[in-house]
Molecule: SAM riboswitch aptamer (S box leader)
Organism: bacterium
Parts: sequence; structure tokens; C1' cells
RNA sequence: CUAUCAUUCAGAGCUACCGAGGGCGGACACCCUGUGACGUAGCAGCAACCUAUUGAUUUAGGUGCUUGUGUCCAGGGGCGAAUGCCUAACAAUGAUGU
Repeated sequence: CUAUCAUUCAGAGCUACCGAGGGCGGACACCCUGUGACGUAGCAGCAACCUAUUGAUUUAGGUGCUUGUGUCCAGGGGCGAAUGCCUAACAAUGAUGU
């Protein structure tokens, strides 16, 4: 990496460094961004999973996350008169296993 299961419209920011794009993916849009985005580090916070623990998500730890629905849309299938809804695929995170 591949496999299985679960979750993905809620929640949660400052500082420093870097210096130009970023938002997975294929044509639509839209959003963030030199008032410094993205990324990295520190501290802080949120609370999804796991481990131990407590009278109690209590406490501690292992990951994770902290613009916007996984931004939206097209594209697979189904329902519908239609806005749309459900689902698959893909993606991300956690746990297990190999």
C1' cells in the first nucleotide's frame, strides 16, 4: 500500500517562520489568499475512534481535527413533475488485521 468496519451538513485559534498560490481527482462555479493563504513549529482549543481509569466523557494517554457540507457541480445507479432526496464510487480520519 492492499482488506474490513465505523464516521464525514455539528464543534474548535493565536503566535513565529516560509513566500504564492490553495481548496484529492476530470470540463462548471464559488471560497480563502502579500490585511500572508498553503505548509512547518509552539502553545491553546474541539471532541470522532482506541487504551487505561472514574460514581460520572470523570481523569490521563495514543492518533485526529481547529474557513466554508469531503465548498459546490459534472460524472455511476435509483426515486420524483421539479427544486431535490437516497445510494455507489472516490477521498479523509480512526480501529483491526495482513